[in-house]
Molecule: transfer RNA
Organism: Actinomycetota bacterium
């Protein structure tokens, strides 16, 4: 150079047009002498970035960037 996937909470993810979500991990409080493990409650996201389609987009489409794989 082409081809294909992927980008969603600090990490792993999910979710495929109408409510942004789970486990882990943080905070506070319960438990304990004291940790830990348990429990209750909370915080944290411009859904990588532009622009179309649509009444409405994380979701559809185009184009950019970045990581991965193939091919050449």
């Nucleotide at each position: 150079g082409g081809g294909c996937g992927a980008u969603u909470a600090g990490c792993u993810c999910a979710g495929g047009g109408g409510g942004a979500g789970a486990g882990c991990a943080c905070u506070a409080c319960c438990u304990u002498g004291a940790c830990a493990c348990g429990g209750u409650a909370g915080g944290g996201g411009u859904c990588a970035c532009u622009g179309g389609u649509u009444c409405a987009a994380a979701u559809c489409c185009a184009g950019u960037a970045u990581c991965g794989c193939c091919c050449a």